Background
Predicted 3D model of a 72-nucleotide RNA (transfer RNA) from an uncultured bacterium. Rfam family: tRNA. The coordinates come from a structure-prediction model, not an experiment, and the mean pLDDT is 82. It was read from a public genome assembly.
RNA sequence: GGGCGCGUAGUUCAGUGGUAGAAUGCUUCCUUCACACGGAAGAGGUCAGAGGUUCGAUACCUCUCGCGCCCA
Numbered sequence: 001g002g003g004c005g006c007g008u009a010g011u012u013c014a015g016u017g018g019u020a021g022a023a024u025g026c027u028u029c030c031u032u033c034a035c036a037c038g039g040a041a042g043a044g045g046u047c048a049g050a051g052g053u054u055c056g057a058u059a060c061c062u063c064u065c066g067c068g069c070c071c072a
């Protein structure tokens, strides 16, 4: 330099053109003598960035950035 894949909650990951989810972690409450487990409620996201297409983009297209793999 070229090709491919990935980037979504603190972490690990789903997801689909129509208001963004799970597990785990975190906070509060219940339960306990206490802790753990369990139960209930809650907070937490510029969906990597910028353009484009579209009535509407996290998703489709282009470019950029970061990470990984392969080729030279």
Stems, first nucleotide, its partner, number of pairs: 001071007010024004018055001026042005048064005